[in-house]
RNA sequence: AGGGACGUAGCUCAAUUGGCAGAGCAUUCGCCUCCAAAGCGAAGGGUUGCGAGUUCGAUUCCCGCCGUCCCUGCCA
Numbered sequence: 001a002g003g004g005a006c007g008u009a010g011c012u013c014a015a016u017u018g019g020c021a022g023a024g025c026a027u028u029c030g031c032c033u034c035c036a037a038a039g040c041g042a043a044g045g046g047u048u049g050c051g052a053g054u055u056c057g058a059u060u061c062c063c064g065c066c067g068u069c070c071c072u073g074c075c076a
Base pairs, nucleotide, nucleotide: 001072002071003070004069005068006067007066010025011024012023013022019056027043028042029041030040031039049065050064051063053061
């Protein structure tokens, strides 16, 4: 340099192929317990990497850019 995959909550990942953004773990609070852990319940937490486009409507489709990983190649 070329090609491919990926980017969504603090972490790991979903979102039924364009129609209300979710789960588990973690965090906080409560219940339970002599206390804690475990268990149960609740709450908080999101510019869906960034920008532009198509559309009534975009995590999803198109384009550009950024980042991570893999493959090929070049220089040393």